[in-house]
RNA sequence: CAAGGAGUACGCCAAACCAAUUGUGAGAUUGGGACGGAAAGCCAAGGGUCUGCCCUCAGGACGAGAAAAGCAGAUAGCCGGUUACAACU
Numbered sequence: 001c002a003a004g005g006a007g008u009a010c011g012c013c014a015a016a017c018c019a020a021u022u023g024u025g026a027g028a029u030u031g032g033g034a035c036g037g038a039a040a041g042c043c044a045a046g047g048g049u050c051u052g053c054c055c056u057c058a059g060g061a062c063g064a065g066a067a068a069a070g071c072a073g074a075u076a077g078c079c080g081g082u083u084a085c086a087a088c089u
Base pairs, nucleotide, nucleotide: 003089004088012037013036017032018031019030020029021028022027035077041082042081043080046079047078048075049074050073051072052071053070055065056064057063
């Protein structure tokens, strides 16, 4: 220098759950908290999943159901894309 790189990092991130705030919702943010993670860094272009609208019950609202297609969103800790890495080899 290059490749590999959780069996090992005084470091890093933080699921469920709880509180506050926020959104119609899926969710998001902050604090607490750790199930886990070696890209749990970044990216919503592609596939998946979820939500709202749409649709049906019905003429309307509430509510419920359904959800194939379409529209708008959420999720990167589902897959995927992309960049980087301690010990060690």
About this RNA: Predicted 3D model of an 89-nucleotide RNA (c-di-GMP-I riboswitch aptamer) from Oleiphilus sp. The prediction has a mean pLDDT of 78. Of the family's consensus pairs, 94% are formed in the model. RNAcentral holds the sequence, with entries from Ribocentre.